Record summary: This is a predicted structure of a 475-nucleotide part of an RNA (small-subunit ribosomal RNA, 3' major domain) from a metagenome. It matches the Rfam family "Bacterial small subunit ribosomal RNA". Its family is annotated with ribosome and structural constituent of ribosome in the Gene Ontology. The prediction has a mean pLDDT of 82.
Context: one part of a larger RNA
RNA sequence: UGACGGGGGCCCGCACAAGCGGUGGAGCAUGUGGUUUAAUUCGAUGCUACGCGAAGAACCUUACCUGGAUUUGACAUCCUCGGACAACCCUAGAGAUAGGGCUUUCUCUUCGGAGACCGGGAGACAGGUGCUGCAUGGCUGUCGCCAGCUCGUAUCGUGAGAUGUCGGGUUAAGUCCCUUAACGAGCGCAACCCUUAUCCCUAGUUGCCAUCAUUUAGUUGGGCACUCUAUGGAGACUGCCGGUGUUAAACCGGAGGAAGGUGGGGAUGACGUCAAGUCCUCAUGGCCCUUAUAUCCAGGGCUACACACGUGCUACAAUGGCCAGUACAGAGGGUCGCCAACCCGCGAGGGGUAGCUAAUCUCAGAAAGCUGGUCUCAGUUCGAAUUGGAGUCUGCAACUUGACUCCAUGAAGUUGGAAUCGCUAGUAAUCGCAGAUCAGAAUGCUGCGGUGAAUACGUUCCCGGGCCUUGUACA
Repeated sequence: UGACGGGGGCCCGCACAAGCGGUGGAGCAUGUGGUUUAAUUCGAUGCUACGCGAAGAACCUUACCUGGAUUUGACAUCCUCGGACAACCCUAGAGAUAGGGCUUUCUCUUCGGAGACCGGGAGACAGGUGCUGCAUGGCUGUCGCCAGCUCGUAUCGUGAGAUGUCGGGUUAAGUCCCUUAACGAGCGCAACCCUUAUCCCUAGUUGCCAUCAUUUAGUUGGGCACUCUAUGGAGACUGCCGGUGUUAAACCGGAGGAAGGUGGGGAUGACGUCAAGUCCUCAUGGCCCUUAUAUCCAGGGCUACACACGUGCUACAAUGGCCAGUACAGAGGGUCGCCAACCCGCGAGGGGUAGCUAAUCUCAGAAAGCUGGUCUCAGUUCGAAUUGGAGUCUGCAACUUGACUCCAUGAAGUUGGAAUCGCUAGUAAUCGCAGAUCAGAAUGCUGCGGUGAAUACGUUCCCGGGCCUUGUACA
């Protein structure tokens, strides 16, 4: 100087407390461990692995296994020889591939040849999701959106170092003020950026409809007031008033205001820590393989299943289930696409084609809600697993192993031990909608809106962190 302490002081955080809802019990989904297996590819492992890489494993993907094949190779450059390439058909085969048939004769040209593509040959080389993340770059997690981490000059100290950065106040903040052997500065904090909340100007179609006509319908004429859209601007700064305070910084209360003291949310992550993670995104040193650890193909596996754990979904019901009627979103996607009306089917869906490269058309019915009816506390008209049968769709192909529909079946489950998680406001809880990936395949993920709470006395205790100080057989 640090680190540590079941030392002390001060302070903060959904850290506790006060509340609300969960997990842990059940069934299923999904990930992991373990076991099994020819293979169940690999990585991630306290917080910071476990619905994680994977924004989507039937083939492909795919790296794994079994079997069948190739060896200048699936891919790149160079040399040489030949030929346009390609498409189609037949045979063998699981296919890769091999053999045969048919058809065809590229572009430029100084006619020497050159170029692109294909095939044969020789070797330089290719290739490797092989190893090492403890050789690395890049990227990322975490402490942590915590308030810290440093430097120049100067001063003090023999020196390691110290001061500054401490002290008194204050703040979300090393934020600001005062004091002061320090004076300044940098990276962080804050602000600048995006979005949301109010208003104004401009613009008025595909958007809107107050007034006037019109219609089944903003449908049409008309209008651009209003809503909305999207450019630009205004607005919030402790600016004003009162009080407290050291005449300071600031704090408390008030006015005005759409908004008040960082208005809400986002992007933004200091010096560093964990030899944290990633050589399987990519790049890369070294090592290793080179008729194989490379490459192609078919099938299988990644989906196994005495079990254990994590994360979720659905429930156990009456604040509910079922039936009928009826209302209101936002944000997105769409031409290899979204697909209306209408017809068929109980339904998944099929037919059908109008419109739309979209504020125009479409996905698209929002659901909880409201109104009426029924059920009457039961393992039930709760709950939906499982199983049988019949189907639909995608796709060469749903056996291993897809999603969905209908009929039948109707398991566990009556609120969950010890323990443990999230959340302070348009939040929790609850309700649906959309998108990426994607042929098909979400209870996951990322967004969007609807309805909409309870509680916070307080900081003794648990956890994590910051500053000062103290002890130390620690570095």